Context: one part of a larger RNA
């Protein structure tokens, strides 16, 4: 490379969003570039098959095949493709409704910890396997009332819901992004994917300024213990928390890329909307999410199975034995720290 793979063997990009190029719905008219046929050429020699000639062979001699292809000479129109008209089923808006921890801001509300302040009291508190290190007669722990202050929102709370992912949970209020029904008025394919690019991206990390109650890398003691740079105790600093920036990775995982179609059911929730009922439950139908089970197919087995790993379409990423190694060297980005691209010797 031609395959052949990607849930767990090696392999799906952390997520949108979007340029190029790649696919792309129905219907009819044109063109004839792709296709398809028919001619025209493709020199001989050489190459295959075939029949001959030298004793056979090589070597020669007829004969026929083939010859990437080209030319545009003629044709043909069902695909594609181009171009005209046109359609509503994709696909979008407008209309009536609905659900939510979706995001940003700004304000608020109580429980608890800690801390100051006073009051009661008056000897231990605290911890643990068991102690000690800590704290306490300069009045702790406890209890009562005030105060300050920062983070975090018990119960509802649900394999409950939003959100593209990270991820979002008290409460109100501005602003605001997405979905889901239902009805069909509108536009008339306007789609799907998406290299590069562009944005967003947990914590822990920088950096300047703020805060700092509790928690705690890192340090300091006590224990353990052969030893203990731990694991368990008392403390305790970055840091967790705001605001601007940056850093851009994570078992960033459903370890499962998006999009459309079709392929048995049962049965739980969540949000709609239809029927039936005294419109309250009950039952039933359907749409869109989330979860168990399970036919058929797949699957190396574990398992998956209308939320597929199942049957096919398009269209992106990625893998190609183990180490070496995500490593060196070079680009590019980063204040660093470090990402991202990413190899060979060797060696099994």
């Nucleotide at each position: 490379u031609u395959g052949g793979g990607c849930g767990u063997a090696a392999a799906g990009g952390g997520c949108g969003u979007g340029u190029a190029g790649g696919c792309g719905g129905u219907u009819a008219g044109g063109u004839a570039a792709g296709u398809c046929a028919g001619g025209a050429u493709g020199a001989a020699a050489u190459u295959c098959c075939u029949c001959g000639g030298c004793u056979u062979a090589a070597c020669u001699g007829g004969g026929g095949a083939a010859c990437g292809g080209u030319c545009c000479c003629u044709g043909a129109u069902a695909c594609u493709a181009c171009u005209u008209a046109a359609c509503u089923u994709g696909a979008g808006u407008a209309c009536a409704g609905g659900a939510g921890a979706g995001g940003a801001g700004a304000g608020u509300g109580g429980a608890a910890u800690u801390c100051c302040c006073a009051g009661u009291g008056g000897a231990g508190c605290g911890g643990u396997g068991a102690a000690a290190u800590g704290c306490g007669u300069a009045g702790a722990u406890a209890u009562u009332g005030g105060g300050a202050g920062g983070a975090a929102c018990a119960c509802c709370a649900g394999u409950g819901g939003c959100g593209a992912a990270g991820g979002c949970g008290g409460c109100u209020c501005u602003c605001u992004g997405g979905c889901c029904u239902g009805a069909c008025a509108c536009u008339g394919a306007c789609g799907c994917u998406g290299a590069g690019g562009c944005g967003c991206g947990a914590a822990a990390g920088c950096u300047a300024g703020g805060g700092g109650a509790g928690c705690a890398a890192a340090c300091g003691g006590g224990a353990u213990u052969a030893g203990a740079u731990a694991c368990c105790c008392c403390g305790g600093u970055a840091g967790u928390c705001c605001u601007a920036g940056c850093u851009g990775u994570a078992a960033a995982c459903g370890a499962u890329g998006g999009u459309c179609a079709c392929u048995a059911g049962g049965u739980g929730u969540a949000g709609g909307g239809g029927g039936u009922u005294u419109u309250a439950a009950c039952u039933u139908c359907u749409c869109u999410g989330u979860g168990c089970c399970g036919u058929a197919g797949c699957c190396a087995a574990c398992g998956c199975a209308u939320u597929a790993a199942g049957u096919g379409a398009c269209c992106c990423g990625c893998c190609u034995g183990g180490g070496g190694a995500g490593u060196a060297c070079g680009g590019c980005c980063g204040c660093a720290a470090g990402g991202u691209u990413g190899a060979a010797a060797c060696u099994c």
A computed fold for a 348-nucleotide part of an RNA from an uncultured bacterium, annotated as small-subunit ribosomal RNA, central domain. The RNAcentral record of the full RNA draws on ENA and Greengenes. The prediction has a mean pLDDT of 88.